Context: one part of a larger RNA
RNA sequence: GGUAGAUGGUGGAUGCCUAGAUUAGAAGAGGCGAAGAAGGACGUACUAGACUGCGAAAAGCUAUGUGGAGCUGUCAAGAAGCAUUGAUACAUAGAUAUCCGAAUGGGGCAACCCAGCAUACAGCGAUGUAUGUUAUCCUUUCGAGGAAGCGAACCAGGGGAAGUGAAACAUCUCAGUACCCUGAGGAAAAGAAAUCAACCGAGAUUCCCAAAGUAGUGGCGAACGAAAUGGGAACAGCCCUAAACUCUAUAGGGUGUUAGUAGAAUAAGCUGGAAUGCUUGACCAAAGAGGGUGAAAGUCCCGUAAAUGAAAACUAACUAUAGACUAUUCGAGUAGGUCGGGACACGUGAAACCCUGACUGAAUAUGGGAGGACCACCUUCCAAGGCUAAAUACUACUUCUAAAUCGAUAGUGAACCAGUACCGUGAGGGAAAGGUGAAAAGAACCGCGGUGAGCGGAGUGAAAUAGAACCUGAAACCAUCUACCU
Numbered sequence: 001g002g003u004a005g006a007u008g009g010u011g012g013a014u015g016c017c018u019a020g021a022u023u024a025g026a027a028g029a030g031g032c033g034a035a036g037a038a039g040g041a042c043g044u045a046c047u048a049g050a051c052u053g054c055g056a057a058a059a060g061c062u063a064u065g066u067g068g069a070g071c072u073g074u075c076a077a078g079a080a081g082c083a084u085u086g087a088u089a090c091a092u093a094g095a096u097a098u099c100c101g102a103a104u105g106g107g108g109c110a111a112c113c114c115a116g117c118a119u120a121c122a123g124c125g126a127u128g129u130a131u132g133u134u135a136u137c138c139u140u141u142c143g144a145g146g147a148a149g150c151g152a153a154c155c156a157g158g159g160g161a162a163g164u165g166a167a168a169c170a171u172c173u174c175a176g177u178a179c180c181c182u183g184a185g186g187a188a189a190a191g192a193a194a195u196c197a198a199c200c201g202a203g204a205u206u207c208c209c210a211a212a213g214u215a216g217u218g219g220c221g222a223a224c225g226a227a228a229u230g231g232g233a234a235c236a237g238c239c240c241u242a243a244a245c246u247c248u249a250u251a252g253g254g255u256g257u258u259a260g261u262a263g264a265a266u267a268a269g270c271u272g273g274a275a276u277g278c279u280u281g282a283c284c285a286a287a288g289a290g291g292g293u294g295a296a297a298g299u300c301c302c303g304u305a306a307a308u309g310a311a312a313a314c315u316a317a318c319u320a321u322a323g324a325c326u327a328u329u330c331g332a333g334u335a336g337g338u339c340g341g342g343a344c345a346c347g348u349g350a351a352a353c354c355c356u357g358a359c360u361g362a363a364u365a366u367g368g369g370a371g372g373a374c375c376a377c378c379u380u381c382c383a384a385g386g387c388u389a390a391a392u393a394c395u396a397c398u399u400c401u402a403a404a405u406c407g408a409u410a411g412u413g414a415a416c417c418a419g420u421a422c423c424g425u426g427a428g429g430g431a432a433a434g435g436u437g438a439a440a441a442g443a444a445c446c447g448c449g450g451u452g453a454g455c456g457g458a459g460u461g462a463a464a465u466a467g468a469a470c471c472u473g474a475a476a477c478c479a480u481c482u483a484c485c486u
Stems, first nucleotide, its partner, number of pairs: 001485009015471001016435002020406002022403007029395002031150002039100003042055003046078001049075003061094006070082003105114003115134008136147004154185001155183005165172001169219001195202002206233005216224002237387003240331001246324007256314003260308002266281005282299002284288001290302003336360007346372001367382005422429002442470001445457004
């Protein structure tokens, strides 16, 4: 030096676990905001820091209800207190609610600076303090009322790409997608035929299945792509006379939501640190869902089944009453035409129908539109005014439930004080990091050591090779001992 074995160190794989995720289902809710939001800054406790709560009335105040023995949120102990004269806690309704922020008296480098007016107080006065008020736009009966800003997706409208595909590329495609802007609602939009159909008939809209990848469109390339009709979901009709629908308010009765209450039934022996295990014998069950408890519990605890409960607030549908809204009167610079565009599955094509930038321009039910150029016949409907629930879309949010989803390099980026630390001028990017034990019983005391670090005893514990760098503790890597080889 090597090989093998053993014992350790290092390291943190693996196993087990779950406090967190993920994906669904049901129900609710679908908004908040000048009565100052969302989001923040700064404060606030016996308190130095942080989280949570709260706001100078500051981990809280008041009332009402629930509840019934403990409590003063967490890291996190201590101190000092509170509580059956009912605390802490939970629910409902109120009070308070600094400063910034739409931020709105003016300004400003957000959380700061400086004012006017009115009233009160103090001062001889200058002035100071406190409270209130003072932005803009729209409407207005001049009293006042409304708007703004934020918010995950869904919706409507106004604008609107490119990468890409066409194996290049220009029409085309991607796609009216992404993105930007505006606006609204719990849904939105659409909607009661100037519709389809085909000589039979149907009878508003919306959504699903089929028709159908069909008919078609298309450098007839790539690709795009219907409708009638049939079957389902859901159904609702009305107005411009005045009403109905709708909305708002009040009342009624009643349903539910926001705290709760109560809730059956097991003993002994054995093993063990511990019984929920094993053995024997009982019991409950409208409850043998689930979780916890020193191992695996129907009968130990929380619960579960079936019941039951509201002073207060809210409450869908329903009924009654009152009020409001829509609408200027049956639709003329309209229909139609020409030119240019757009949109229709349909790229100008034989291109109807629909929308309209320019120019034109009717008829008035004895009329007019449509039926895919156009004409005739026939059929069908009545534009140029308006309202309308449901079936449909979505889930930031609340409650409950589930899972042949993951189990700490997984699952959200985030199981842990994470959109944090950190990086970047900025837009933005963006981590790592879980586990002692049943219980801290977290190692008194002694010794070595630098009044260390760290060890050795002692003690706790079932276990300390469970000792806080703490479950298990693989491998690489590093040692020690033994044997053999050189």
Annotation
Predicted 3D model of a 486-nucleotide part of an RNA (large-subunit ribosomal RNA, domain I) from a Gammaproteobacteria bacterium. The RNAcentral record of the full RNA draws on ENA. Model confidence (mean pLDDT): 85 of 100. Lineage of the source: Bacteria > Pseudomonadati > Pseudomonadota > Gammaproteobacteria. Its Rfam family is "Bacterial large subunit ribosomal RNA". Its family is annotated with ribosome and structural constituent of ribosome in the Gene Ontology.